A computed fold for a 73-nucleotide RNA from Streptomyces sp. ALI-76-A, annotated as transfer RNA. The organism belongs to Streptomyces, within Bacteria. It matches the Rfam family "tRNA". The family's RNA type in Rfam is transfer RNA. About the family: Transfer RNA (tRNA) molecules are approximately 80 nucleotides in length.
RNA sequence: UGACGUGUAGCUCAGUUGGCAGAGCAGAGGAUUGUUAAUCCUCGGGUCACUGGUUCGAGUCCAGUCACGUCAG
Numbered sequence: 001u002g003a004c005g006u007g008u009a010g011c012u013c014a015g016u017u018g019g020c021a022g023a024g025c026a027g028a029g030g031a032u033u034g035u036u037a038a039u040c041c042u043c044g045g046g047u048c049a050c051u052g053g054u055u056c057g058a059g060u061c062c063a064g065u066c067a068c069g070u071c072a073g
Stems, first nucleotide, its partner, number of pairs: 001072007010025004019056001027043005049065005
């Protein structure tokens, strides 16, 4: 430098054909109890990497940029 892939909650990741942004873990509060742990209930947490475009509507499609990974040189 080029090709390909990835980028969504604090972490690991789903999100199908463009139509309400989700799960598990973690965190907070509560229940339970000799205590801790475990278990159960509830809750908070999002500029979907960034910029622009298409569309009635974009996490999803298109273009560019950035970061990371793999391969090639």
Its mean pLDDT, the model's own confidence on a scale to 100, is 80.